[in-house]
This is a predicted structure of a 1490-nucleotide RNA (small-subunit ribosomal RNA) from an uncultured rumen bacterium. The prediction has a mean pLDDT of 82. It matches the Rfam family "Bacterial small subunit ribosomal RNA". Its family is annotated with ribosome and structural constituent of ribosome in the Gene Ontology. The sequence is in RNAcentral, with records from ENA and SILVA.
RNA sequence: AGAGUUUGAUCAUGGCUCAGGAUGAACGCUAGCUACAGGCUUAACACAUGCAAGUCGAGGGGCAGCAUGAUUCUAGCUUGCUAGAAUUGAUGGCGACCGGCGCACGGGUGAGUAACGCGUAUCCAACCUUCCCUAUAGUAGAGGAUAGCCCGGCGAAAGUCGGAUUAAUACUCUAUGUUGUUCAAUGCGGACAUCUAAGUUGAACCAAAGGUUUACCGCUAUAGGAUGGGGAUGCGUCUGAUUAGAUGGUAGGCGGGGUAACGGCCCACCUAGUCGACGAUCAGUAGGGGUUCUGAGAGGAAGGUCCCCCACAUUGGAACUGAGACACGGUCCAAACUCCUACGGGAGGCAGCAGUGAGGAAUAUUGGUCAAUGGGCGAGAGCCUGAACCAGCCAAGUAGCGUGCAGGAUGACGGCCCUAUGGGUUGUAAACUGCUUUUAUACGGGGAUAAAGUGAGGGACGUGUCCCUUUUUGUAGGUACCGUAUGAAUAAGGACCGGCUAAUUCCGUGCCAGCAGCCGCGGUAAUACGGAAGGUCCGGGCGUUAUCCGGAUUUAUUGGGUUUAAAGGGAGCGUAGGCGGGUUUUUAAGUCUGCGGUAAAAUGUCGGCGCCCAACGUCGUCGUGCCGUGGAAACUGGAGACCUUGAAUACACGCAAGGAAGAUGGAAUUCGUCGUGUAGCGGUGAAAUGCUUAGAUAUGACGAAGAACUCCGAUUGCGAAGGCAGUCUUCUGGAGUGCGAUUGACGCUGAGGCUCGAAAGUGCGGGUAUCAAACAGGAUUAGAUACCCUGGUAGUCCGCACCGUAAACGAUGAAUGCUCGUUAUUGGCGAUACACGGUCAGUAACCAAGGGAAACCAUUAAGCAUUCCACCUGGGGAGUACGCCGGCAACGGUGAAACUCAAAGGAAUUGACGGGGGCCCGCACAAGCGGAGGAACAUGUGGUUUAAUUCGAUGAUACGCGAGGAACCUUACCCGGGCUUGAACUGCCGGCGGACGAUACAGAGAUGUUGAGGCCCUUCGGGGCGCCGGUGGAGGUGCUGCAUGGUUGUCGUCAGCUCGUGCCGUGAGGUGUCGGCUUAAGUGCCAUAACGAGCGCAACCCCUGUUGUCAGUUGCCAUCAGGUCAUGCUGGGCACUCUGGCGAGACUGCCAUCGCAAGAUGUGAGGAAGGUGGGGAUGACGUCAAAUCAGCACGGCCCUUACGUCCGGGGCUACACACGUGUUACAAUGGGGAGUACAGCAUGCCGCUGCCUGGCGACAGGCGGCCAAUCACGAAAUCUCCUCUCAGUUCGGACUGGAGUCUGCAACCCGACUCCACGAAGCUGGAUUCGCUAGUAAUCGCGCAUCAGCCAUGGCGCGGUGAAUACGUUCCCGGGCCUUGUACACACCGCCCGUCAAGCCAUGAAAGCCGGGGGUGCCUGAAGUUCGUCACCGCGAGGAGCGACCUAAGGCAAAACUGGUAAUUGGGGCUAAGUCGUAACAAGGUAACC
Repeated sequence: AGAGUUUGAUCAUGGCUCAGGAUGAACGCUAGCUACAGGCUUAACACAUGCAAGUCGAGGGGCAGCAUGAUUCUAGCUUGCUAGAAUUGAUGGCGACCGGCGCACGGGUGAGUAACGCGUAUCCAACCUUCCCUAUAGUAGAGGAUAGCCCGGCGAAAGUCGGAUUAAUACUCUAUGUUGUUCAAUGCGGACAUCUAAGUUGAACCAAAGGUUUACCGCUAUAGGAUGGGGAUGCGUCUGAUUAGAUGGUAGGCGGGGUAACGGCCCACCUAGUCGACGAUCAGUAGGGGUUCUGAGAGGAAGGUCCCCCACAUUGGAACUGAGACACGGUCCAAACUCCUACGGGAGGCAGCAGUGAGGAAUAUUGGUCAAUGGGCGAGAGCCUGAACCAGCCAAGUAGCGUGCAGGAUGACGGCCCUAUGGGUUGUAAACUGCUUUUAUACGGGGAUAAAGUGAGGGACGUGUCCCUUUUUGUAGGUACCGUAUGAAUAAGGACCGGCUAAUUCCGUGCCAGCAGCCGCGGUAAUACGGAAGGUCCGGGCGUUAUCCGGAUUUAUUGGGUUUAAAGGGAGCGUAGGCGGGUUUUUAAGUCUGCGGUAAAAUGUCGGCGCCCAACGUCGUCGUGCCGUGGAAACUGGAGACCUUGAAUACACGCAAGGAAGAUGGAAUUCGUCGUGUAGCGGUGAAAUGCUUAGAUAUGACGAAGAACUCCGAUUGCGAAGGCAGUCUUCUGGAGUGCGAUUGACGCUGAGGCUCGAAAGUGCGGGUAUCAAACAGGAUUAGAUACCCUGGUAGUCCGCACCGUAAACGAUGAAUGCUCGUUAUUGGCGAUACACGGUCAGUAACCAAGGGAAACCAUUAAGCAUUCCACCUGGGGAGUACGCCGGCAACGGUGAAACUCAAAGGAAUUGACGGGGGCCCGCACAAGCGGAGGAACAUGUGGUUUAAUUCGAUGAUACGCGAGGAACCUUACCCGGGCUUGAACUGCCGGCGGACGAUACAGAGAUGUUGAGGCCCUUCGGGGCGCCGGUGGAGGUGCUGCAUGGUUGUCGUCAGCUCGUGCCGUGAGGUGUCGGCUUAAGUGCCAUAACGAGCGCAACCCCUGUUGUCAGUUGCCAUCAGGUCAUGCUGGGCACUCUGGCGAGACUGCCAUCGCAAGAUGUGAGGAAGGUGGGGAUGACGUCAAAUCAGCACGGCCCUUACGUCCGGGGCUACACACGUGUUACAAUGGGGAGUACAGCAUGCCGCUGCCUGGCGACAGGCGGCCAAUCACGAAAUCUCCUCUCAGUUCGGACUGGAGUCUGCAACCCGACUCCACGAAGCUGGAUUCGCUAGUAAUCGCGCAUCAGCCAUGGCGCGGUGAAUACGUUCCCGGGCCUUGUACACACCGCCCGUCAAGCCAUGAAAGCCGGGGGUGCCUGAAGUUCGUCACCGCGAGGAGCGACCUAAGGCAAAACUGGUAAUUGGGGCUAAGUCGUAACAAGGUAACC
C1' cells in the first nucleotide's frame, strides 16, 4: 500500500466481498511448564446452608456459663494431701441487659435516569460538618424513673402484658455563663434612593459526666482550621418533525411558612405570562467520565476489569434515629412471592463472599488467614473484618521456556505418485555415533525477601517522638531459589493448497454427494467435492462464528459530487438567516501572543530503574480543553465620519408575435335555400361500412355559424418561466442605448411564505364550424377490444372558479469578477454614410488554452475563483404503504420498511444484426433452353416390421452418401453348434520329438476319431520347426469425433486476413486497409500520419489451341522400288500427319478516342489466339465443439470360458406408407426395317480376343495374334430408302408365364443375360422447384475402376452432333466495402414484456380479539410528617385518642400512543424448460418516451 467482481474487450460511476487489528467471548480439533492479569455480557429471575459489623468491664447494675481463691461438709486416709458436693462476685473474666461509639464506611449491581445526572470551569456575603487539629473558657447543685434480675399471666410460636425492686458517661430540673443566638440603638465602608454592614452599647436566651487511677482519657460552650458534604450558573452531553406547538404552581411579583441554606420548595393574594424551527413538547434508546479498540490523522465505535461521580437494594410509599440516611445485612405501611403454624397468627428479602436452581452458546471453590495493607471499637493488650492478602478451577488473554544439538547416503526399508520403467519424492528424515540436561523424576540444602511493629527494659532530647537490647508474631510455605543424581529420557498440533492468497498431484464420485468470504466449482480425465501423498502458514495453539474500527475519499471539516452515471427546486417576488465596494478614526467580541490556575490517580508517550529476560511493576517528564490576567491591532465584527465605481432614480431616443380589454377583415370548412346537371360519389395497399334517382358528388349565386389566422417567416424577436403571430384602437409592463444630473452600499442569495404556472381534467353558465378520447360500424388478421376507413359524444372555444402537474429540457440554479480568436445576425449609438466598420446589449455557428470518463463544453463554459440556496449516496421493492397536509373529485405534496439481487447504470470500442441507407458482384433475378414435382421401374433414406432387418451420414454442407460391386465370404447383426494363451503375433521357463499328414468314419460344418508315410542344420554345446503345461503380453467394427492426430465438407476461388515501426487515443482500439478513379481481384493509380512487409489475388505447374527445331519405332507414306483380290504388306525414307523433348508466341506491345495516371473503349490493325485465350491443379486468417474412434493412429473407460474367436444357416434384399436422386417413356424433330460414313480416352495373360464352325440368341467348340503407338477393342446419333398416320397405337415397356446361356462349391430366400409369349401405368405433369452464358446447354454413343458373376439406369473419363438468350439490377437469394441505429456478444434461431396457472417468502388493509407503558377525570385511601384538639393518662415535660391536608396501592371511566394476532383481501419478491400473446431494443415492422 491494495485486490476480486458488471463487459467480447475498455474507461469511468457504483455497490458487494476479501487481506489487518481488537474482544469479559463462544464452538471444533489438539494440549508440557512458568509469571502476570481476567472470569454470568442472558433472568435488577428465585434462593437451601454457612459466613460478610461489631466493640468498649478504664460508663453501669449485675453474674447464667468457665476458671481461681476462701468457707463448710463427705470419702480415701500419713495430724496433711487428694477427690467430690454445697456456699460465697472475693478475683480473672463475662452470656444477656442499660449506656457510648460504629452500623450513612467498606463490598455489590446498572434496573431507572436524556437530567446540573455526568464532565469541565466559576460562584455561595445563601450553607452544614461526628471523629481530628489549634485557641479561649468551664466542668456547680439536685431529682425522679427504667431495662436487666425476681414473681405472676397470655400464646403453638414469634413474642407480649402486669407487679415489685435497682444503677449509670441514660433522663430531668436549678445555678453560672463568653467572642455564641435573637432583638434594639449607633455606625467606618460599599454600587450608596431603598438597602447592606465591620465595630460599639444595651436587653433576653442556651452548658456540662464522669472513669481507671496519679497520669491521662473524657464531658460542655465558643472561635478558627482541616476533611467530608449541600446548593447555583456558563459550556458540552444519542435518535426521530411520518412528534409543531407545549404549559395552570404554569411564568413573574408581594407577603408568609419551611429548610443547614437559596428558591413556587410550599401557601394566600395580584399580574398573564413563560418555553419553542438555534427544535419546545412527545416518543424511542441509554448510567456518565477517566479511559479502551481502531485509524496517518480528523474521526468512528465501546464504557467489562481498575479509579471518580451518580442511582438502586423484591416492587411502591413514608418517615424515625443521627453530625451524616429517607438507611443492602434498621423501622412502619401497601403489593407480589416463598416458608412455618396447634389456623388463632407469624417469619423472610444474596444486585455482600462462597454455593443452588432456572435462563443461556457461555463464565470458577459452600477454600485459608487476619501475617501484611486498610477499616470499626477500645487507654491498651486485643476483638471483629468473604474489605484485603493468598490458594483452588478454566488456553479465556499477554509474555517467557521447552519438546533436543552435532555428525550421519548404498540417498536403507516401507509408503505414495509419475514414468521415457532408467528413476524421482517422503529425506539427514530414520537407523547409527558423539554431546547437552532447561524441563521431568528422586534426594538434599534453603526457616529467603516482604518484619515495620507489639510487650518488657534502657538511652537521647523539644514529654511524645526517635534510637538500642531482649522477647514474640508468617496464611501463602519447606514455596521461590540453589545443589547433586538419572537419562533424549516426560512433552505437537491445527488450518489451508482455483484466483484474491503462501502452498499440487493421484484415486473415488459424476449437476449426485457435496463445497462456497466474493467470483464460482461438480453433468466420466474436478489442482475447487471426499480420501491419500506431498507442500504452505502459524505453533501450545490453530481454525470457525459473532461484534467493532480500518481498508471505505462509500456522508467527503481534513476529503466527494449534481448535461448524459444517483442528483438543479417548473418559474419569480420576498421574510428570517448567510455573505457583502472604497478611504479614515475608534473599540477589542472573534484572532495572535506572554504569564498564572486547573486539567485526580491509574492509563498513554519518552527516558531511567527492579523482578535472570519479557509481559509486569516502579520513578521522572510531557497536555490539545476551560478559567483568569497583561499586551498587539493586519484581517473579520461593533461604533463614528466621508467617497462613487456596485445598485437605484431623473432626462432623451428608438425597439419587439410582452400582457389585458374592445373593435374589425378576408380566405377556407360545414350547414341551409335556390339554380345548372346526371349516376355515381367517397375511401383504400385492395375493399367495405357511409352518402346518392326523395337527384348526391361536381358547379354557380345568396345566406348562417363557429374556430383558426395563408404569404411575410428567418439559424428572427419579446417574456421570469409556462408561453406569445390577421389588422386597428385604448390601457399597461419591460429590456436596450445615449447622457453623467440625483441618492450614497440603499447590494447578492434566499429555508419557511406568497404569486404565476402547457396540455389534460373538474364545477357552474354559454357556445359548438372543424377536429376528435369513449362508443358504433366496415376492413385487416390465427385472433385484432389496435394500426387503416366511415361516423361520432365529452372535449377542443368564451366567462367565472378549482386543479398545480409535464422529457415544465439547455435533461445545465441565481449573482459577480477574470480568461485567445473567427464568422453571421437583431436593436441602439458613433462616423469620413449605397461602402466601412468602432462601441454597448442580445441571438447563433466554428475553434485555442483549459476542463471532462468520454461524448463534448469552450466569454451565453461543463474553464479559473467567490457567495447563497436546492438536491444525491447500489439496483429492485417504490415515488409504493402507513400517517399528516391540500383538493369537489381525479389526484398532488411529504415519504419509509421487511424482503430480494451482485449487480443496475454512463460514455466510447470491435463485431454481429436491421422488414436502415449508399456502392458493387454472382446463372442471384430477368431473358432463354432443358428438366424435377404426375406414371412405371432402379437406387438411397425415413417410418414400420423383424430373431436380426449391423453401424455411421440428417437444412444449405445427409438421402445412386461411407459402398469404386452384401448369393457363401465380405459381415460388424440374429439363431444354433464349438474353443479359452485363444483364429493371427510374441517374450520366458519346463517337458516331449517330430512337423506335415494321404485314407476311412461320425457330423450341417467347425471339429473329433483313425492313422499309411515321415524331419532339417550343426562348430556336437546346441539351434530351427512343432506339440503339451505354466506365466507375461493378446484380442475387441465395445463407448467417448464433446479428450485427440490425420483427413474432409461448407462459407468460397469470396477478396479478404494480418504484422513491424511510427502516429492518434487514459484505454479497449484506430490509422495503414479510409477517400476519388479503376479492376475478375486489398488489381492498380492518385490522394494521404503513415512508411513498409507477410498470408491470400495474379504469375510460376499440367492439359488444350498456332508454330519452329531436334529425334524417328511399334507411328506415317510425298517420292523410288517390290508384292497382293485387297491392305505401309515389304525394301526404303522421315517430307507430311503423329509421337515427345526444347523453344517461339500475347505484353493493352501498336493505332485512334477519353482519362492526371491506372485504365477503359473500338464489328481498329496485325495475328492461330486479344485483353485472365479455354480448362485443371492450387482453397488465406478463420466459422460451423460440422463429419469420421467403422479406413488408419491414439488418451481414458469397459469385456476377458466373452463385448474375444471358429463354423452352419438366416439377415443387411422385409413393405399399408412418405421423401430424395436417377432411368425409360408418354411419341411423327418419332417408332420399326434395310443400307451406310466418321472418333477419342482407355484397358488386356487367372487377360483381351481376330478368324472358322454350331446355335434365332445369350453362348459353346477349334485354329491363331498380343505382356501391346506392333494384337484385340464393329461407335451411335448422322445420312439414304421403305413403312407406320395420331391411336393407349408398329408409342411405351413394367409385370407375369415358359424355355435357356454363363459365372460360381452353391443362383430357393437373393445374380446377370438370351429367346418366345403376355403388354400395366403413362397422352407432357398442381403448388413449388433445379441446372446451364459456348464447343456450353441439349442430345448420341464409347471406355475404365470395383469384379468369379452381378442387381451399373450409379460413379469417373472420352469423343460425335451442336443451339437459344442476357433489355437490365427494381425485386428474391448469397456475398464484399463504406456508413447508420442497437437494450444483441451463445451475437436476431439474439434479447425481452405483461396477464394467467403452481409453490415459497416478507409485507399493507381488515369486522374483531388479546396485551403494554404513559397521561387525564372521579371514587376510596394505608403508613407517615405537619397542623388542630374539650372530658383520658402523667407532678411535669409530654402522651394516648380523635379530626384535617397530602399521598402509595386499589377501583371505575373516556380518550390517545404502541405491539401481537385474525376469517378475508391487495399488490410485491423469488422460483423448473408451464399457458397466452409479442409491448420494447433495428425505421423492432404503427418511431419511441413523459